RNA sequence: GUUGAAAAAUGCCAAACUUUUUGUGAAGCAGGGACGGAAAACCAUGGGUCUUGCUGAGAAGAUCGCCAGGUUGCCAAU
Numbered sequence: 001g002u003u004g005a006a007a008a009a010u011g012c013c014a015a016a017c018u019u020u021u022u023g024u025g026a027a028g029c030a031g032g033g034a035c036g037g038a039a040a041a042c043c044a045u046g047g048g049u050c051u052u053g054c055u056g057a058g059a060a061g062a063u064c065g066c067c068a069g070g071u072u073g074c075c076a077a078u
Stems, first nucleotide, its partner, number of pairs: 001078004012037002017032003021028002035065001041071003045068003048063005
């Protein structure tokens, strides 16, 4: 660098729910908790969904554990 369906090994993350807290809201941080995950690591770039506002037009925000894409990483084989 390439491949990785399965096996092995070190481990990793953490759905729903719940507690604190922030936010108009979607939802986010932290604690508990595990539904699951081979990138459930990062990026809001394209699409989707959601929230605020509008209902003329333009917009702002959330979601990467919705899909695609980009960047990077562990292990094994070669």
The prediction has a mean pLDDT of 80. c-di-GMP-I riboswitch aptamer, 78 nucleotides, folded computationally. The model forms 94% of the base pairs in the Rfam consensus. The RNAcentral record of the sequence draws on Rfam.